[in-house]
RNA sequence: GGUAUAGCUCAGAGGUUAGAGCGCUGGUCUUAUAAGCCAUAGGUCGUGGGUUCAAUUCCCACUACC
Numbered sequence: 001g002g003u004a005u006a007g008c009u010c011a012g013a014g015g016u017u018a019g020a021g022c023g024c025u026g027g028u029c030u031u032a033u034a035a036g037c038c039a040u041a042g043g044u045c046g047u048g049g050g051u052u053c054a055a056u057u058c059c060c061a062c063u064a065c066c
Base pairs, nucleotide, nucleotide: 001066002065003064004063007022008021009020010019015053025039026038027037028036046062047061048060049059050058
C1' cells in the first nucleotide's frame, strides 16, 4: 500500500427490500446418472467508533490475510 459482502468466486462506489454465477436442497426430465429447465433456502456487508436526514458505500482505529 491492497483486500475483507451468501458455502466458493465476485458485483454493488451515499437513497428507501443487498444481488449474480457456481454450489446446496426440492421438483421436472431419464431405466438410472449427468446435462437442461423450474423453484426454495442461505447474509449481524470483518470489529468498534465518526460524518450524514440516510452508510455495504465516505473518514478514523483495530483485527486477519496478501

Predicted 3D model of a 66-nucleotide RNA (transfer RNA) from a marine eukaryotic metagenome. Rfam family: tRNA. It is annotated as a transfer RNA. Its family is annotated with triplet codon-amino acid adaptor activity in the Gene Ontology. Model confidence (mean pLDDT): 81 of 100.